Transfer RNA from Herbinix sp., 73 nucleotides, folded computationally. Lineage of the source: Bacteria > Bacillati > Bacillota > Lachnospirales > Herbinix.
Formats: sequence, structure tokens, C1' cells
RNA sequence: GCUUCCCUAGCUCAGUUGGUAGAGCAACGCAUUCGUAAUGCGUAGGUCGAGGGUUCGAGUCCCUUGGGGAGCU
Repeated sequence: GCUUCCCUAGCUCAGUUGGUAGAGCAACGCAUUCGUAAUGCGUAGGUCGAGGGUUCGAGUCCCUUGGGGAGCU
């Protein structure tokens, strides 16, 4: 230099053909317990790496760009 993959909640990751962003764990509250853990129920937490475009509508499609991984030269 070329090709390709990844970036979504505190962490690990889903998200099908474009149609209201989710799970597990963690956090917090309540219940249970003499108390803790475990368990059950609930709550909060995201401008989907950044910017722009297409569209009635973008995590998803297109362009630019940042970070990380792999392969080739």
C1' cells in the first nucleotide's frame, strides 16, 4: 500500500428484507432471611465510534473519517 471483519447499556454480545433499540451478567429498589449469600419481582441505564447523504422512515443502504483485528504484498 491492497483486501476483509469488528465498534450497539458499566461488561459480554444479539438485532432476519430499512418500520417504536434488546438479552445475559453487573448496578439500584422491594420481597424472602435473625443476618448475609442465593432466589423471586421490579427500576434505571443508549443521541448504535464520529460527520454527512439517500429515504416518509437508517443500528441496517451509500460517502468521508477515527480506533481495533486478520490476510496479502